This is a predicted structure of a 154-nucleotide RNA (FMN riboswitch aptamer (RFN element)) from Rhizobium aethiopicum. Model confidence (mean pLDDT): 76 of 100. Its Rfam family is "FMN riboswitch aptamer (RFN element)". Gene Ontology term of the family: FMN binding. The model forms 100% of the base pairs in the Rfam consensus. The sequence was found by an Rfam model in a public genome assembly.

[in-house]
């Protein structure tokens, strides 16, 4: 140093003005917001000049979330009282059928969807007076992944 275990800690951000209207942070008009890992060039920073570290929301992935599968519990029905059915709940599984978003131009160069200018364009599930990335909820959850402490092997 590199692979393993075991503990621990961390681990998402934004609705401000105006407009209609009986009601909107939901609808228009202008605002604002960007999880982890990877990749990276000249942009930032270091430098012992070998190199290192930051650096992409829409370029490759990955998470929660919805479905899916699966276990209990189970209102209302029904009919031969032990069954059928099962609205809904509450756990498990973790990619499993799926869903899981969104970018071009133009300049630089050998190289860029990552840099520089410019335009766009995108965001789970449920609830609400009214349609939500920005409010409430599940959620003091759960996690990508990040640190530390430890033990053990090579």
């Nucleotide at each position: 140093u590199g692979c393993u275990g075991u503990u621990c800690u961390c681990a998402g951000g934004g609705c401000g003005g105006g407009g209609u209207g009986a009601a909107a942070g939901u609808c228009c008009c202008c605002a604002c917001c960007g999880g982890c890992g990877g990749u990276a060039a000249a942009g930032g920073g270091c430098u012992g000049c070998g190199g290192c570290c930051c650096a992409a929301g829409c370029c490759c992935g990955c998470g929660a979330g919805c479905g899916c599968c699966u276990u209990c519990c189970g209102a209302a029905g029904c009919c031969u009282u032990g069954g059928c059915c099962g609205g809904g709940g509450a756990g498990g599984g973790g990619u499993c059928a799926g869903c899981a978003g969104a970018u071009c131009c133009g300049g630089u160069g050998c190289g860029a969807u990552u840099c520089c200018g410019g335009a766009g364009c995108c965001g789970a599930c449920g609830g609400u007076g009214a349609a939500a990335g920005u409010c409430c909820g599940g959620a003091u959850g759960a996690a990508a992944g990040a640190g530390a402490a430890u033990g053990a092997g090579c």